[in-house]
RNA sequence: GCCCCCAUGGUCUAGUGGUCCAGGACGCCGGCCUUUCACGCCGGAGAUCGCCGGUUCGAAUCCGGCUGGGGGUA
Numbered sequence: 001g002c003c004c005c006c007a008u009g010g011u012c013u014a015g016u017g018g019u020c021c022a023g024g025a026c027g028c029c030g031g032c033c034u035u036u037c038a039c040g041c042c043g044g045a046g047a048u049c050g051c052c053g054g055u056u057c058g059a060a061u062c063c064g065g066c067u068g069g070g071g072g073u074a
Stems, first nucleotide, its partner, number of pairs: 001073007010026004018057001028044005050066005
């Protein structure tokens, strides 16, 4: 240089055009329980889906470019 894969809350991830103003687990905050902690139960905050464009009535999802990470190849 070329080819392939990946990028979604603090972390790990689900989702493959509309019923998703994005769901789950862990973590965090509050409450209940407990003498207290832990466990358990209930509730809450937190992601404009890496960035910029395009397609579409509609994009986390499809297309192009860029950035970052991983792998392959001479």

The prediction has a mean pLDDT of 80. A computed fold for a 74-nucleotide RNA from a Solirubrobacterales bacterium, annotated as transfer RNA. The sequence is in RNAcentral, with records from ENA. Its Rfam family is "tRNA".